Context: one part of a larger RNA
Molecule: large-subunit ribosomal RNA, domain VI
Organism: Pseudomonadota bacterium
RNA sequence: CGUUCGAAUUUUGAGGAGGUUAGCCUUCAGUACGCAAGGACCAAGGUUAGGUAAUCUCUGGUGUACCAGUUGUUUCACCAGAAGCAUAGCUGGGUAGCUACAUUACUAUUAGGAUAACUACUGAAAGCAUCUAAGUAGGAAGCCAACUCCAAGAUUAAAAUUCGUUAUCAGGUUCCUAGAAGACUACUAGGUUGAUAGGCAACAGGUGUACACAUAGUAAUAUGUUUAGCCGAGUUGUACUAAUAUACCGAAAAUUUU
Numbered sequence: 001c002g003u004u005c006g007a008a009u010u011u012u013g014a015g016g017a018g019g020u021u022a023g024c025c026u027u028c029a030g031u032a033c034g035c036a037a038g039g040a041c042c043a044a045g046g047u048u049a050g051g052u053a054a055u056c057u058c059u060g061g062u063g064u065a066c067c068a069g070u071u072g073u074u075u076c077a078c079c080a081g082a083a084g085c086a087u088a089g090c091u092g093g094g095u096a097g098c099u100a101c102a103u104u105a106c107u108a109u110u111a112g113g114a115u116a117a118c119u120a121c122u123g124a125a126a127g128c129a130u131c132u133a134a135g136u137a138g139g140a141a142g143c144c145a146a147c148u149c150c151a152a153g154a155u156u157a158a159a160a161u162u163c164g165u166u167a168u169c170a171g172g173u174u175c176c177u178a179g180a181a182g183a184c185u186a187c188u189a190g191g192u193u194g195a196u197a198g199g200c201a202a203c204a205g206g207u208g209u210a211c212a213c214a215u216a217g218u219a220a221u222a223u224g225u226u227u228a229g230c231c232g233a234g235u236u237g238u239a240c241u242a243a244u245a246u247a248c249c250g251a252a253a254a255u256u257u258u
Stems, first nucleotide, its partner, number of pairs: 001153001005164007015150004021049007033038001050107006059100004066093005071086006110145001112144002118138004171249003175191005196242003199238005205231003212225005
């Protein structure tokens, strides 16, 4: 821009894409078969590997604005206590998120359709024979469906419901607060008729018992106050702060009635 008025929400599915793997064990059955040695089809059940998808409850990894310990050095006048730099200085842990080595599900249940090679029925041309010429049937991990995803620019431009008639309406945007969304855009949640983000409170969770003081010891240090103190992303609540105020875009005809 189109889809022949403008919108909001929900759908249909022409068409397209993807996927559709393999092993082992048990039963059937030491049965059929076979002199024996050996040893099944069909059917039923289980398990594993690989693959795909989702998720973070568990187990791990990471976790550079979390906690603790600690070395060297500088500064805060000094002690104590802190801060900076040294790969995040190093080391031990670790919330959320992300993630696999983790968890869950599926990997065809088909009882479908048309077929390939092939196997057949009936059957003439050609008194016979012949799966084929008319007619009829079976038959593959393959094809089409079944399963998952995209999908009306499917110009054949689909459908349903609802809203809007002159009011800048219905609706949308800019702008702002943000996000399990994200390069930007887009998408999603919200904008005071408000829990969108920050702050605050409580809780969960992490670290592991703060500073100061007291006591014991010459001291290093230990013990008590203290399962302390501190804490990023988590959960719930709470308008304290910021989402203010504006602005912009936004539709024609027909019919009917008066």